[in-house]
């Protein structure tokens, strides 16, 4: 240099064919408890890498851009 795949909560990831984001864990807070783990309710936290463009509408489709993985020269 070139093909292919990936990027979503703090970490790991889902998100079914375009309709306005969700889980585990982890964070706060209450309730049990002497106390701490554990259990239970409740809650905060996301410009979905970034810029553009299709569309009433885009995590999603198309292009470019950056990181990051593979393979090939």
């Nucleotide at each position: 240099g070139g093909g292919c795949c990936c990027u979503u909560a703090g970490c790991u990831c889902a998100g079914u064919u375009g309709g306005u984001a969700g889980a585990g864990c982890g964070c706060c807070u209450c309730a049990u408890u002497u106390g701490c783990a554990a259990u239970g309710a409740g809650g905060a936290g996301g410009u979905c890498a970034c810029c553009a463009g299709u569309u009433c509408g885009a995590a999603u489709c198309u292009g470019g851009u950056a990181g990051g993985g593979u393979c090939c020269a």

This is a predicted structure of a 73-nucleotide RNA (transfer RNA) from a Patescibacteria group bacterium. The sequence was found in a public genome assembly. Its mean pLDDT, the model's own confidence on a scale to 100, is 81. The source organism's lineage runs through Bacteria and Bacteria candidate phyla. It matches the Rfam family "tRNA". Rfam describes the family as follows. Transfer RNA (tRNA) molecules are approximately 80 nucleotides in length.